[in-house]
RNA sequence: UCAGAAUGCCGGAUGGCCGCUCCCAUGCGAAUGGGGGAGGAAAGUCCGGGCUUCACGGAAACACGGUGCCGGAUAACAUCCGGGCGCAGCGAUGCGACAGACAGUGCAACAGAAAACAAACCGCCAGCGGCUCUUUUUGAGUGCGGGUAAGGGCGAAACGGUGCGGUAAGAGCGCACCGCGGACCUGGCAACAGGGACGGCAUGGCAAACCUCACCGGAAGCAAGACCAAAUAGGGGCUGCGUAUAAACCGUUUCCGGUUUGUGGCCCGGGUUGGUUGCUCGAGGUGCCUGGCAACAGGCAUCCCAGAUGAAUGGUCAUCCCUUGGGUUUCGGCCCAAGGACAGAACCCGGCUUACAGGCACUCUGGAUUA
RNA sequence: GGCGCGGUGGCAGAGUGGCUAUGCAGCGGAUUGCAAAUCCGUGUACACCGGUUCGACUCCGGUCCGUGCCUCCA
Numbered sequence: 001u002c003a004g005a006a007u008g009c010c011g012g013a014u015g016g017c018c019g020c021u022c023c024c025a026u027g028c029g030a031a032u033g034g035g036g037g038a039g040g041a042a043a044g045u046c047c048g049g050g051c052u053u054c055a056c057g058g059a060a061a062c063a064c065g066g067u068g069c070c071g072g073a074u075a076a077c078a079u080c081c082g083g084g085c086g087c088a089g090c091g092a093u094g095c096g097a098c099a100g101a102c103a104g105u106g107c108a109a110c111a112g113a114a115a116a117c118a119a120a121c122c123g124c125c126a127g128c129g130g131c132u133c134u135u136u137u138u139g140a141g142u143g144c145g146g147g148u149a150a151g152g153g154c155g156a157a158a159c160g161g162u163g164c165g166g167u168a169a170g171a172g173c174g175c176a177c178c179g180c181g182g183a184c185c186u187g188g189c190a191a192c193a194g195g196g197a198c199g200g201c202a203u204g205g206c207a208a209a210c211c212u213c214a215c216c217g218g219a220a221g222c223a224a225g226a227c228c229a230a231a232u233a234g235g236g237g238c239u240g241c242g243u244a245u246a247a248a249c250c251g252u253u254u255c256c257g258g259u260u261u262g263u264g265g266c267c268c269g270g271g272u273u274g275g276u277u278g279c280u281c282g283a284g285g286u287g288c289c290u291g292g293c294a295a296c297a298g299g300c301a302u303c304c305c306a307g308a309u310g311a312a313u314g315g316u317c318a319u320c321c322c323u324u325g326g327g328u329u330u331c332g333g334c335c336c337a338a339g340g341a342c343a344g345a346a347c348c349c350g351g352c353u354u355a356c357a358g359g360c361a362c363u364c365u366g367g368a369u370u371a
Numbered sequence: 372g373g374c375g376c377g378g379u380g381g382c383a384g385a386g387u388g389g390c391u392a393u394g395c396a397g398c399g400g401a402u403u404g405c406a407a408a409u410c411c412g413u414g415u416a417c418a419c420c421g422g423u424u425c426g427a428c429u430c431c432g433g434u435c436c437g438u439g440c441c442u443c444c445a
Stems, first nucleotide, its partner, number of pairs: 001367005007361004012320007020037007039342001043353002046351005051221004056257007064217005069083005084098001085096004099212002104210002106206002121152002123148003128145002130142004160178006179201001180199002184195004225277004235268007246261004270444002284303008321340008372441007381395003389425001397413005418434005
């Protein structure tokens, strides 16, 4: 200096004027003064939790849903960190739903001879049976039977690969190397890796098909829920189970304990369209120290940082910053114009995913050049 | 704000791993003196982007769009 890789962060700044909303103080009130006021994604609502409600609590089985290499972190997770293996890349690095296909069931269109206990269409073969010829014990011919999975062809996929030997031709039939398999030894907490010997290969793919194994999960959601006020017809119809040795009670069934004495479903009508609470101090932020490779954990100090409810968080002016275009230049700059991404809290957190103009910091890789 | 359902020609609508049916409409032809009805023929249809698979409308993940339900009192 060019091209990349990874991580973290910013994403306009300052001031004046006019507003909006919440809190505090003064004030009868009007108002005045002071303070706070969007995000890294507030988004999608895809995961995980807190919180709240549902008379239930415990155990077992089944059903349904989810997760799926190993170890750790965490309140928890499908997240994060470290490692293993596979794939891609020269590399830094990136990506991976990455358990099981000898438990069982199923699927593989078309093409092809054959698609899963393999299979003879073309080809190859005369060692064997047959047939023909011949001097008929032999030899030659012939692929009808038969042998053959090396070669061709079909297919996404054809039952280890390469080479040498072997054979009628072939074939793990034999051997060498590679791959594979189960045990053994060594290293590692483990996933797994390495090693020498043994085995002639021992049934390919799909489980984001059913399924098996291991682990996890009660359901609903702040329009949850609690309270106050106002108003109305404190209503009606149909129906399921039950009325006590019974029924109902967080998917179903069974058992144990408990609670209640009625309870569940569908439909038709009446009133209101108000207020308070939940509501924002929290697995909180910032700085430093300690432990750990890290995710993270612990300690100390310090700070208080949106709570709207048809729904606030804005507008304008000035100066500066950045980008683009034009003009000018003494090449340092100067002037003019336009623009400044994605987006906008609604109970709260931890993640993931998606959108995003432009910019900053730090580390690493490959190439070129210079000293 | 929360929770569901869906997206297949112009319209309706089936298909849930192996060529996307069918009806209506449109267009062309036949029939008719002209029409209607009838008959025949006719089209770049699976919202978009990835993944799994030999193969995806279908299975899985993400994006976009449409649509439904959910206040309180007695």